This is a predicted complex of two RNAs, RNase P RNA and transfer RNA, with 459 nucleotides together. Rfam match: Bacterial RNase P class A. By type it is a ribozyme.
RNA sequence: GCGGAUGGCUGGAUGAUCGCUUUGGGGUUUGCUUGCAAAUCUUGGGGAGGAAAGUCCGGACUCCACAAAGCACGGUGCCGGGUAACGCCCGGCGGGGGUAACCCCAGGGAUAGCGCCACAGAGAACAGACAGGCCGGGUAUGCCCGGUUAAUGGUGAAACGGUGGGGUCAGGCCCACCGCAGGACUGGCAACAGGACUGGCACGGCAAGCCCCACCGGGAGCAAUGCCAAAUAGGGACCUCGCGCCGCUUGCGGCUGGGGGGCUUGACCCCAAGACGGUCCGGGUUGGCAGCUAAAGGCUGGCUGGUAACAGCUGGUUUAGAUGAAUGAUCAUCCACCCAUGGAAACAUGGGGGACAGAAUCCGGCUUACAGGCCAUCCGCGCAA
RNA sequence: GGCCCCUUAGCUCAACUGGAUAGAGCAGUCGACUUCUAAUCGACAGGUUGAGGGUUCGAGUCCUUCAGGGGCCG
Numbered sequence: 001g002c003g004g005a006u007g008g009c010u011g012g013a014u015g016a017u018c019g020c021u022u023u024g025g026g027g028u029u030u031g032c033u034u035g036c037a038a039a040u041c042u043u044g045g046g047g048a049g050g051a052a053a054g055u056c057c058g059g060a061c062u063c064c065a066c067a068a069a070g071c072a073c074g075g076u077g078c079c080g081g082g083u084a085a086c087g088c089c090c091g092g093c094g095g096g097g098g099u100a101a102c103c104c105c106a107g108g109g110a111u112a113g114c115g116c117c118a119c120a121g122a123g124a125a126c127a128g129a130c131a132g133g134c135c136g137g138g139u140a141u142g143c144c145c146g147g148u149u150a151a152u153g154g155u156g157a158a159a160c161g162g163u164g165g166g167g168u169c170a171g172g173c174c175c176a177c178c179g180c181a182g183g184a185c186u187g188g189c190a191a192c193a194g195g196a197c198u199g200g201c202a203c204g205g206c207a208a209g210c211c212c213c214a215c216c217g218g219g220a221g222c223a224a225u226g227c228c229a230a231a232u233a234g235g236g237a238c239c240u241c242g243c244g245c246c247g248c249u250u251g252c253g254g255c256u257g258g259g260g261g262g263c264u265u266g267a268c269c270c271c272a273a274g275a276c277g278g279u280c281c282g283g284g285u286u287g288g289c290a291g292c293u294a295a296a297g298g299c300u301g302g303c304u305g306g307u308a309a310c311a312g313c314u315g316g317u318u319u320a321g322a323u324g325a326a327u328g329a330u331c332a333u334c335c336a337c338c339c340a341u342g343g344a345a346a347c348a349u350g351g352g353g354g355a356c357a358g359a360a361u362c363c364g365g366c367u368u369a370c371a372g373g374c375c376a377u378c379c380g381c382g383c384a385a
Numbered sequence: 386g387g388c389c390c391c392u393u394a395g396c397u398c399a400a401c402u403g404g405a406u407a408g409a410g411c412a413g414u415c416g417a418c419u420u421c422u423a424a425u426c427g428a429c430a431g432g433u434u435g436a437g438g439g440u441u442c443g444a445g446u447c448c449u450u451c452a453g454g455g456g457c458c459g
């Protein structure tokens, strides 16, 4: 210098004018319940993101009667750790790719069982015999029948070990090495790695097919839920189970029956001249307050533990809460970048010009979108010393 | 805002438990029949199965990430 790998940062700046939203202070007017409400004026503060997005995971929070056990259903899946929790993150193991830095892997079980493996091919799963080889028998000498073999041919994604040597018609038939299966023992928390020795070799693939094993999960979601105001005829249809018994302290307890957001059981709650039970239709109101934003917070400096993710202690700083839904528009100057002209270059002049996208209960992740710019570490090649 | 579902030819739908070439009807084009048109008959064309990635020998089908569309709620 060229090419590449990984991690991180940024996401235009300043000023002026006019607005929007929220909130604090002060003044004026009106109302009354006399310290509040409404209107209006003035002044000060706050006001989108790294993804606010997709809603794909995990929680907080709220309601459903408790959220206990089992079944069903759903999810996760090498090992160890982190975390409030996770399908996330960190470290390691195994496999694959790359010269390397480094990257990728839904990576438990196929000896629990079931199922599938099209076409081609002789044969596709307790193997098989089409061609070929060999042996035996028959024979009309053309060939036919039976046995044996898996080295050769052909098929396929996949054909029941591979290479070499010896013997054989042929073949783990025998031997050496490699592979495979078992494996004392050694190292490691573990996944796993190494492995004396033994066995001629037995055991194909698919579980993002059913399934088995281990672990996790009760359901719904802020349009959850609670309250106020307004409105109204407190409307209609259908379905399920009922119209109890006993005791006394006379409004409670027990039994029985029914109901209660997948089913069953247990416990709990409600009801028995009703449960205010379930499903559906119709009408009215379509206003406000709480939930609501300071929290497992974010960013950042230091110390301690840890390889790391992270945890503990401590200092500083920061924190939109709108509800048809605010966070904007215009102008000027500058900056990154692009184009044209001039120039050897630095640069000068003129023009253009900033991506993806926008909170909606909150938080931790993942994934996806993103113009341009910057920083750090590392790898390969070339050149020079 | 939250929770669910769907996507195959121009339109409406098929395709079994993954199996090779993705099929029907209507519409379209050409030809026949007719004086001409319609109907009828014959032939033909038309598909990156919404897009990308993965599992598998093999994906419309299984898994995953996006895109587009639809439904429900107080």
Stems, first nucleotide, its partner, number of pairs: 001381010012334007020047013049356001053367002056365005061221004068265004073217005078092005093107001094105004108212002113210002115206003130153002132149007161178006179201001180199003185194003225290004235281005240275002244255005256272005297318009335354001337352006386458007395411004404442001413429005435451005